[in-house]
C1' cells in the first nucleotide's frame, strides 16, 4: 500500500427557551361528610424521569397467572457425534469428523442401511441373490489365396481395456494368463484381534486374513432423550346489571350383603358389583360424582363493553474490578434504579460545535442530520431489515528497508 477473514462500537453532542407524560412533594378549588378524611375530578408551583440495537417477525424457552382427578402406556410433536454453560432451550462456548478455501476461516438436517418395506429416472448388456454391446483369447467348420496376427459362424473362456451413467462385482503399479481376473505380491482400502493417548467423540501402531449384497433415511422406519393446555385480551377484585332464561340428549334405572321398624308383605339407610360421567388424542388401573329424572353434555339467547390492581426491583444494569475456568460462564465486591402510556405521551425554535456531500490550490464558502425503524406482563436467544462513519486481531499478495 492492495485483497480478504472474523469480532466490536457509534448511529449526532452542548446550551438556552417553548410545550407533551408518568411519578414525587408543596398549596388551592370542586364533590361526599357533623367533623377528620375521602376522590375515576380540577389547577398551580418544584424536583427526577421519560423508545430500540434490532423495539421488527411471533420462530424457540422460560418467568408468572388460571384451567385442568392421578399414574402409566400408545398416537403425535421436537431434538439427534463428544465434552460443558444455563431457569431452559432447536440457544451458546470448547473439542472431533466430513466438505469446501493458497490462507485466515466458513458450512454441517453428524445415531442406524446385517429389523422391515419402498426408490435408484433417462441412457445402459446390466443398478445389487444385478452384466456381456463394442471388444480379447481360444477349439472346430467355411471363403479368400494378397498364406498375413486375414475374414464370416457356431461353442467355450474373459471382465484387465472401450462406451453408458451421480454411481457398474475396491484403487494404482508389478508379474503371471491362451487372454484375463486378488490369480498371486507391494502400498493405499475393508473385516477381525491386540495396544498407545484422550472424560469422550475420535486419532495413531501393530499383527492376522484376498476380503466386498453399492447409493440414500432433508423416503417411511429403528433407537436414545425430552414434551399437559391456553395466554395479561392471562387472572383478582370493586361498581352496574340482565332472565334463578330455553330447548334438546343423557346409560342403567338391576342385583347381592348387613342394619332398623314391622306380624307378615313391605319401607327406609349404609355398603359392595353392574352401569353413565369426569383429566379439552384413544387405552388401562385408580379417584371422585351420579343413579327417575340426576352427574354431565350440546345449541340457542340475555346482561356487563365501567373502574383498580396486575405494571415493572428484575434468572436486572453498569465495572478494560478480584477469585476459578482455553471459552461460554459461575461467585464476590461496589454502584444505579434508568417509560409505564390505555386511542396511546417524548416534540417545535434559536446558537454553537462535529459527522457527511459538493465547490476551492488553500484559507474558507454553501447545503445539512441523510440507513433500518416506535415499547404496551417481562426476561434469555434465533431470524430478518440497515445509508454512512469508526477500531480490534488475523491470512494471502507486491515493493522498499
Nucleotide at each position: 500500500c492492495c485483497a480478504g477473514a472474523c469480532g466490536g462500537u457509534c448511529g449526532g453532542a452542548u446550551g438556552g427557551u417553548c410545550g407533551c407524560u408518568g411519578c414525587c412533594u408543596g398549596c388551592c378549588c370542586c364533590u361526599a361528610u357533623a367533623g377528620u378524611u375521602a376522590g375515576u375530578g380540577g389547577g398551580c408551583a418544584g424536583g427526577g424521569a421519560g423508545a430500540g440495537g434490532a423495539a421488527a417477525g411471533u420462530c424457540c424457552g422460560g418467568g408468572c397467572u388460571c384451567c385442568a382427578g392421578a399414574c402409566g402406556a400408545a398416537a403425535c410433536g421436537a431434538u439427534g457425534c463428544c465434552g460443558g454453560a444455563u431457569a431452559a432451550c432447536g440457544u451458546c462456548c470448547g473439542g472431533c469428523g466430513a466438505g469446501g478455501g493458497c490462507g485466515a476461516c466458513c458450512u454441517u438436517a453428524g445415531g442406524g442401511a446385517c429389523a422391515g418395506u419402498g426408490c435408484c429416472a433417462c441412457a445402459g448388456a446390466a443398478a445389487a441373490c444385478a452384466a456381456a454391446c463394442c471388444g480379447c483369447u481360444u477349439g472346430c467348420g467355411g471363403c479368400c489365396u494378397u498364406c498375413g496376427c486375414g475374414u464370416c459362424g457356431c461353442g467355450a473362456g474373459u471382465a484387465a481395456g472401450g462406451g453408458u451413467g451421480a454411481a457398474a462385482a475396491g484403487g494404482u503399479g508389478c508379474g503371471g494368463u491362451a487372454a484375463g481376473a486378488g490369480c498371486g505380491c507391494a502400498c493405499c482400502g475393508c473385516g477381525c484381534c491386540c495396544u498407545u493417548g484422550g472424560u469422550a467423540a475420535c486419532a495413531g501402531g501393530g499383527g492376522c486374513g484376498g476380503c466386498a449384497c453399492g447409493g440414500a433415511a432433508a423416503a417411511c422406519c429403528c433407537c436414545a432423550u425430552c414434551g399437559g393446555g391456553a395466554g395479561c385480551a392471562a387472572a383478582a377484585c370493586c361498581g352496574c346489571g340482565u332472565a334463578g332464561g330455553a330447548a334438546c340428549c343423557g346409560c342403567g334405572c338391576g342385583u347381592c350383603u348387613u342394619c332398623u321398624u314391622g306380624c307378615a308383605a313391605a319401607a327406609g339407610a349404609a355398603g359392595g358389583c353392574a352401569c353413565c360421567g369426569u383429566u379439552c388424542u384413544u387405552c388401562g388401573u385408580c379417584a371422585c360424582g351420579g343413579c327417575a329424572g340426576c352427574a354431565g353434555g350440546u345449541u340457542c339467547g340475555g346482561g356487563u363493553u365501567g373502574g383498580u390492581u396486575g405494571c415493572u426491583u428484575g434468572a436486572g444494569g453498569c465495572g478494560u474490578c478480584u477469585u476459578g475456568g482455553c471459552a461460554a460462564c459461575a461467585a464476590g465486591c461496589g454502584u444505579c434504579c434508568u417509560a409505564g402510556a390505555u386511542g396511546a405521551a417524548u416534540g417545535g425554535c434559536c446558537a454553537u460545535c462535529u459527522c457527511u456531500g459538493c465547490c476551492g490550490c488553500a484559507a474558507g464558502g454553501c447545503a445539512c442530520a441523510g440507513a433500518c425503524a416506535g415499547a404496551a406482563c417481562c426476561c434469555g436467544g434465533c431470524u430478518u431489515a440497515c445509508a454512512g462513519a469508526c477500531c480490534g486481531u488475523c491470512u494471502g499478495g507486491a515493493a522498499a528497508u
This is a predicted structure of a 401-nucleotide RNA (Bacterial RNase P class A) from an Alphaproteobacteria bacterium.
The organism belongs to Alphaproteobacteria, within Bacteria.
It matches the Rfam family "Bacterial RNase P class A". From the family's description: Ribonuclease P (RNase P) is a ubiquitous endoribonuclease, found in archaea, bacteria and eukarya as well as chloroplasts and mitochondria. It is annotated as a ribozyme.